[in-house]
RNA sequence: GCUCCCGUAGCUCAGCUGGAUAGAGCAGCGGCUUCCUAAGCCGAAGGUCGCACGUUCGAAUCGUGCCGGGAGCG
Numbered sequence: 001g002c003u004c005c006c007g008u009a010g011c012u013c014a015g016c017u018g019g020a021u022a023g024a025g026c027a028g029c030g031g032c033u034u035c036c037u038a039a040g041c042c043g044a045a046g047g048u049c050g051c052a053c054g055u056u057c058g059a060a061u062c063g064u065g066c067c068g069g070g071a072g073c074g
Stems, first nucleotide, its partner, number of pairs: 001073007010026004019057001029043004050066005
């Protein structure tokens, strides 16, 4: 330099044949339980879906460029 894959909550990921309010588990927070802690149960919160532009009535999803990570080739 070229090709391919990945980037979504603090962490690990799902969702990506465009559609109605973006989800799960873990962690953290609050509560119940306990003499206390742990475990267990319940609840709430947490996101510019890497960035920008474009296509579209509508984009996490499609297109282009850039950024970051990984793999292969030279």